[in-house]
RNA sequence: UGAAAACUUUAGGGGUGUUCCAAAUUGGAACUGAGAUCAAACCCUUAACACCUGAUCGGGAUAAUGCCUGCGAAGGGAAAAGUUCAUUUGAUCCC
Numbered sequence: 001u002g003a004a005a006a007c008u009u010u011a012g013g014g015g016u017g018u019u020c021c022a023a024a025u026u027g028g029a030a031c032u033g034a035g036a037u038c039a040a041a042c043c044c045u046u047a048a049c050a051c052c053u054g055a056u057c058g059g060g061a062u063a064a065u066g067c068c069u070g071c072g073a074a075g076g077g078a079a080a081a082g083u084u085c086a087u088u089u090g091a092u093c094c095c
Base pairs, nucleotide, nucleotide: 001086002085006083007082008081009080010079011045012044013043014042016039017031018030019029020028021027051076052075053074057070058069059068060067
């Protein structure tokens, strides 16, 4: 000087669906997933990995569901510091 990536601290932003059983209030089980308000958990914090809008959307599957995919390099969307690292210059020491 640079800031790709990783980590730490503090602060903050999110989502929580589908199906079945039942005594149908509570509860239990199955599917997908990091996470289904089972957490004091999980994910994300400038963003081409959180999440929302479009969306009672389009296509493909499924017992069913954003389950997969398109839309989507779309629009919106929450931060600071430090550690580490790389390069350059100077000083000192050694050869």

Predicted 3D model of a 95-nucleotide RNA (TPP riboswitch aptamer (THI element)) from a Chitinophagales bacterium.
It matches the Rfam family "TPP riboswitch aptamer (THI element)". A reference for the family is Rodionov et al. (2002), "Comparative genomics of thiamin biosynthesis in procaryotes. New genes and regulatory mechanisms", J Biol Chem.
It was read from a public genome assembly, where an Rfam model found it.